[in-house]
RNA sequence: CCGUACUAGGCGGGGGGCUAGCGGUACCCUGAACCUGCAACCCGCUACAGCAGGGCUGAAUUCCUGCCAGAGGAUUAUCCUUGUCAGGGUCUGACCGAAGCAAGUGGUGUUGAGGUCCGGGUCCUGCGCGACGGAGCCCUAUGAACCCCGUCAGGCCCGGGAGGGAGCAGCGGUAAAUGGGUGACUCCGGGUGCCGCAGGGGUGCCUGGAUGGAGCUAACUACUUCUGUAACGCCUGAAUGAGGAGAUUCGAAGGCAGGUGUACGG
Numbered sequence: 001c002c003g004u005a006c007u008a009g010g011c012g013g014g015g016g017g018c019u020a021g022c023g024g025u026a027c028c029c030u031g032a033a034c035c036u037g038c039a040a041c042c043c044g045c046u047a048c049a050g051c052a053g054g055g056c057u058g059a060a061u062u063c064c065u066g067c068c069a070g071a072g073g074a075u076u077a078u079c080c081u082u083g084u085c086a087g088g089g090u091c092u093g094a095c096c097g098a099a100g101c102a103a104g105u106g107g108u109g110u111u112g113a114g115g116u117c118c119g120g121g122u123c124c125u126g127c128g129c130g131a132c133g134g135a136g137c138c139c140u141a142u143g144a145a146c147c148c149c150g151u152c153a154g155g156c157c158c159g160g161g162a163g164g165g166a167g168c169a170g171c172g173g174u175a176a177a178u179g180g181g182u183g184a185c186u187c188c189g190g191g192u193g194c195c196g197c198a199g200g201g202g203u204g205c206c207u208g209g210a211u212g213g214a215g216c217u218a219a220c221u222a223c224u225u226c227u228g229u230a231a232c233g234c235c236u237g238a239a240u241g242a243g244g245a246g247a248u249u250c251g252a253a254g255g256c257a258g259g260u261g262u263a264c265g266g
Stems, first nucleotide, its partner, number of pairs: 001266006009057003012030004020046005034054005063259006072250005078245007085237004091233001093232001094229002097226004103221003106217003115211008123200006129193002132189005138181005148173004156165003
């Protein structure tokens, strides 16, 4: 160096989860990934940490070690963005209110603004006048079995008579009372009046006149200041959820380097 037969090893690995821990079943990533049985109300095992049975390969492309690389997962007392929630009232925001200003819009003004002066009304008091209402007076109608009046038929009484007397009904009238009327008159009343006279008060409103000659107003916008509110913006939160970055950690495929037998024969 070659050949034959073997052995260790290998025939997938990883992440999270579960677990005292390890491995597996199930999930996810990677990936060319032997077969059968077992297992989430779990299964098997114990640091040589799936068990049991079978098969293939086998000292190197395949096994072992180290390094690189980084699919994917996990954690996060860091940062950013964002949703929700809680709080705040600091804000040059927003909204409500008040005051100011007069730049713009509007309104008003040479058919005369603001200002000043003189009046009138509205307001109060007193006196009157009128209207209305009530009562009275007045007029009118009715109105008393007797105890109101007049006249009193009949009848009655007195008288010798002449004559006289009381008097019911009727008729006429009247009192109280009741009804109606109303021109005038008297008294009283008040949520009475485009009414009159006199006096007062007042600058709020309306209005007339005089003066004078261009402003006045502040409704809206803008601006300034103050007070308030907290729906929104804003701010705060080691409140909570999501996403991203960073950090830490595990880490498959892949790449590089190194390492690893036994027996016999030529």
Description: The prediction has a mean pLDDT of 77. The RNA shown here (Bacterial large signal recognition particle RNA) has 266 nucleotides and comes from a Halanaerobiales bacterium. The source organism's lineage runs through Bacteria, Bacillati, Bacillota, Clostridia and Halanaerobiales. It matches the Rfam family "Bacterial large signal recognition particle RNA". Rfam's curators write: The signal recognition particle (SRP) is a universally conserved ribonucleoprotein involved in the co-translational targeting of proteins to membranes.